Model confidence (mean pLDDT): 81 of 100.
Large-subunit ribosomal RNA, domain II from Costaria costata, 848 nucleotides, folded computationally.
NCBI's taxonomy places the organism under Eukaryota, Phaeophyceae, Laminariales, Agaraceae, Costaria.
It matches the Rfam family "Eukaryotic large subunit ribosomal RNA". The family has 88 seed sequences and 107,465 matches in Rfam 15.1.
The full RNA is in RNAcentral, with records from SILVA.
Context: one part of a larger RNA
RNA sequence: GUCGCGACUGUGGCCGGCUCUGACGAAAUGGUUUUCUUUACCCCGUCUUGAAACACGGACCAAGGAGUCUAACAUGCCCGCGAGUACAGGGGUGUUCAAACCCCCGUGCGCAGUGAAAGUGAAUGCAGGUGGGAAGCCGCAAGGUGGCACCAUCGACCGACCAUGUCCCUCCGGGGGCGAGGUUUGAGUGUGAGCGUGCAUGUUGGGACCCGAAAGAUGGUGAACUAUGCCUGAAUAGGGCGAAGCCAGGGGAAACUCUGGUGGAGGCUCGUAGCGAUUCUGACGUGCAAAUCGAUCGUGAGAUUUGGGUAUAGGGGCGAAAGACUAAUCGAACCAUCUAGUAGCUGGUUCCUGCCGAAGUUUCCCUCAGGAUAGCAGUAACGUUUUCAGUUUUAUGAGGUAAAGCGAAUGAUUAGAGGCCUUGGGGUUGAAACAACCUUAACCUAUUCUCAAACUUUAAAUAUGUAAGAAGUCCUUGUUACUUAGUUGAACGUGGACAUUUGAAUGUAUCGUUACUAGUGGGCCAUUUUUGGUAAGCAGAACUGGCGAUGCGGGAUGAACCGAACGCGAGGUUAAGGUGCCGGAAUACACGCUCAUCAGACACCACAAAAGGUGUUAGUUCAUCUAGACAGCAGGACGGUGGCCAUGGAAGUCGGAAUCCGCUAAGGAGUGUGUAACAACUCACCUGCCGAAUGAACUAGCCCUGAAAAUGGAUGGCGCUCAAGCGUGUUACCCAUACCUCGCCGCUACAGUAGAUUCGACGCUGUAGCGAGUAGGCAGGCGUGGAGGUCAGUGACGAAGCCUUGGGGGUGACCCCGGGUAGAACGGCCUCUAGUGCAGAUCUUGGU
Numbered sequence: 001g002u003c004g005c006g007a008c009u010g011u012g013g014c015c016g017g018c019u020c021u022g023a024c025g026a027a028a029u030g031g032u033u034u035u036c037u038u039u040a041c042c043c044c045g046u047c048u049u050g051a052a053a054c055a056c057g058g059a060c061c062a063a064g065g066a067g068u069c070u071a072a073c074a075u076g077c078c079c080g081c082g083a084g085u086a087c088a089g090g091g092g093u094g095u096u097c098a099a100a101c102c103c104c105c106g107u108g109c110g111c112a113g114u115g116a117a118a119g120u121g122a123a124u125g126c127a128g129g130u131g132g133g134a135a136g137c138c139g140c141a142a143g144g145u146g147g148c149a150c151c152a153u154c155g156a157c158c159g160a161c162c163a164u165g166u167c168c169c170u171c172c173g174g175g176g177g178c179g180a181g182g183u184u185u186g187a188g189u190g191u192g193a194g195c196g197u198g199c200a201u202g203u204u205g206g207g208a209c210c211c212g213a214a215a216g217a218u219g220g221u222g223a224a225c226u227a228u229g230c231c232u233g234a235a236u237a238g239g240g241c242g243a244a245g246c247c248a249g250g251g252g253a254a255a256c257u258c259u260g261g262u263g264g265a266g267g268c269u270c271g272u273a274g275c276g277a278u279u280c281u282g283a284c285g286u287g288c289a290a291a292u293c294g295a296u297c298g299u300g301a302g303a304u305u306u307g308g309g310u311a312u313a314g315g316g317g318c319g320a321a322a323g324a325c326u327a328a329u330c331g332a333a334c335c336a337u338c339u340a341g342u343a344g345c346u347g348g349u350u351c352c353u354g355c356c357g358a359a360g361u362u363u364c365c366c367u368c369a370g371g372a373u374a375g376c377a378g379u380a381a382c383g384u385u386u387u388c389a390g391u392u393u394u395a396u397g398a399g400g401u402a403a404a405g406c407g408a409a410u411g412a413u414u415a416g417a418g419g420c421c422u423u424g425g426g427g428u429u430g431a432a433a434c435a436a437c438c439u440u441a442a443c444c445u446a447u448u449c450u451c452a453a454a455c456u457u458u459a460a461a462u463a464u465g466u467a468a469g470a471a472g473u474c475c476u477u478g479u480u481a482c483u484u485a486g487u488u489g490a491a492c493g494u495g496g497a498c499a500u501u502u503g504a505a506u507g508u509a510u511c512g513u514u515a516c517u518a519g520u521g522g523g524c525c526a527u528u529u530u531u532g533g534u535a536a537g538c539a540g541a542a543c544u545g546g547c548g549a550u551g552c553g554g555g556a557u558g559a560a561c562c563g564a565a566c567g568c569g570a571g572g573u574u575a576a577g578g579u580g581c582c583g584g585a586a587u588a589c590a591c592g593c594u595c596a597u598c599a600g601a602c603a604c605c606a607c608a609a610a611a612g613g614u615g616u617u618a619g620u621u622c623a624u625c626u627a628g629a630c631a632g633c634a635g636g637a638c639g640g641u642g643g644c645c646a647u648g649g650a651a652g653u654c655g656g657a658a659u660c661c662g663c664u665a666a667g668g669a670g671u672g673u674g675u676a677a678c679a680a681c682u683c684a685c686c687u688g689c690c691g692a693a694u695g696a697a698c699u700a701g702c703c704c705u706g707a708a709a710a711u712g713g714a715u716g717g718c719g720c721u722c723a724a725g726c727g728u729g730u731u732a733c734c735c736a737u738a739c740c741u742c743g744c745c746g747c748u749a750c751a752g753u754a755g756a757u758u759c760g761a762c763g764c765u766g767u768a769g770c771g772a773g774u775a776g777g778c779a780g781g782c783g784u785g786g787a788g789g790u791c792a793g794u795g796a797c798g799a800a801g802c803c804u805u806g807g808g809g810g811u812g813a814c815c816c817c818g819g820g821u822a823g824a825a826c827g828g829c830c831u832c833u834a835g836u837g838c839a840g841a842u843c844u845u846g847g848u
Stems, first nucleotide, its partner, number of pairs: 043058004059848006067349001069206009079196003084109004089104005113120002128154005136145003156189002158186003161182002164179006209348002212345001216338006227312009236302001238270003241266001245262007274299003279295002282293002314330001316326002351781006361374001363372003375520002377517007388507002391505002393468005403458001404456002410452003415447001417445003422442008472498004477493004482489001523547004528542005552563003567744007577734003580718003586731001588730006600720001611705003615702010632689005638662003644656002668683001672681002745771009782837001784834008793826002801821004806817004
């Protein structure tokens, strides 16, 4: 200097906002409410592995209703002072006189520990060495210097303990002092960090988040109900039966007895009142009644019923005994108190948003419905700037599972073969023989079959340890009581050299450490492995992934399966799964198969087997066949011979053994029917006609049989047949909160930022990534009552409250404005404070 980009300024254009304002004129648009239709949608809370549940609480409304206060301790943070600090007490000053300020003393904690104690008691050194280390300083940089805090490590010091040397005193028991050591030990020292107020969280004691027992204790009140005793009163028709005694008559020698009366006994009988209460399992059953009414029934001169008085009292009474009764209360009354008793158990536990986010496992417990402990989780920090890893590679280890093996060991185990006499059993020859021979077991040898969680020579895969360098390698030579024959080695050092190919790959920017603490400690499911069990939606384990704590698309339906995890919207594209209609999308395309008088139709999954089929399709093997097969029609199917045996008989055909020959194109010493036996027919076999494929066995696709259950029923339904079924292939299409793009919100990280006028770091600007969530943690907010300050705040020119198909802001809790009503108080902001937020508790009270 040019170009590009960015920022700023000016001008012009376009778009938008605010303010002021014109026209139009009343619902176009918007807000809200109600009703109807369609689509999706099961009822909240709760305990639970799992709830829409035929699990429990819940009709509706209002008001009330549950983690508080205090002490101690722990941790974190703010503040004051600091080897001190805080306060009681006393004194002083004192304007606002129980305040505030100052002084003294005392006490708490701290400033010294250690030891059971007697006791003793922290400097070798510039309060040490080494490694890592910040700020600062030097330097353009590389780098150097510096070495704080802190971390690691090696020494030093104090006390205790162990072992030990020496000196002094001694009444010989011991005592005192000074050392040099230790791989022992302390909640120590090593130029101190504490004390006090406050706040938050946690723990513990207190009613201790709220409600809730069954119990226990102390002191009283009751026998008007009822139980029993005693005292004193009262009450109790009418009949029946007819004891003793007595009378009369009869009989008898008498004892005595018979008959008829009289008599009026009785825990006798029928039955009224009374007292009771059997049955209808009647009435009633929000009753007349917290036990009644009716009929029926028991007893009804006695252990009868009943009034009054009196006695017995709670671990006590009383009981013709039922654990009955003791005031509607009794297997221990009632009242008050201890007492807000305790509960590891049940139920409940009140506003919003944002960030992170579990566990049902380990160990121990009079532990199994619970705790502690570790783990998992959160929060607050610190350190560092280089590492780190659910991965691979390379190198090098450890191992005895899977598999394999058993003609290898151990153990089990089938079969023959050979062998000898080593043994046993049986037998033949033999008088007998360890004589010979036969046989059977064991035995030996070489083989053969099959096995092992507690067998193994061999021996994986997966999984697993370590290493892949600066804290390293190399050179030089110092120390040492170790080591060596030895300045030999070993260990540790001084000085020096080697920096990004500095020591594999890939990924990653987070990596390491500390303090405090919540919840959890019932789990369940799936693939694979695995134990028990006949099995189980059974019980117990392992790895991984899920559900729990989780919605979304698909599997009709569904905790867990398949796909895929979620801020609020718009557009596009897919996954799994689908595309006849319900239903968005091909009644698509191509090739096969299948007909079911029970077709079939998509993983988990909602069942079917062995065995069969001349249903049909495809295939394999072996046969036959133009030298004429198979099937069909027709002809022949003979002779020796009535074969032999057996038989009452047996001539091909009851049965047994054998099964030749001849002639032929061919014809079995016979495949069946048949006869008493023959006969006759037929078949095998041969031939003629015909003219091209045929037969058998097997394999596997679909289909069929096999295939019986209780309300009527389910490929999801309708329905579907060259499918809308089954198998294979090819495209197209449908749609998830998944993927891609854009806008917006929040969070996190990083980067930049005070220059022109005010404010502005608790801000502003930009870039990138992320966004699920129960228990739980943390953060930021909304709302209520009260107190202090502030706004010369609002208010009779109308505060609060209440109502409101009016308007607006905020993700939300919620807030502001307008209108109506109403009539006297009320609000914003900054602080403080709390009896501060309700849907549930068979919650409490009131109302409906």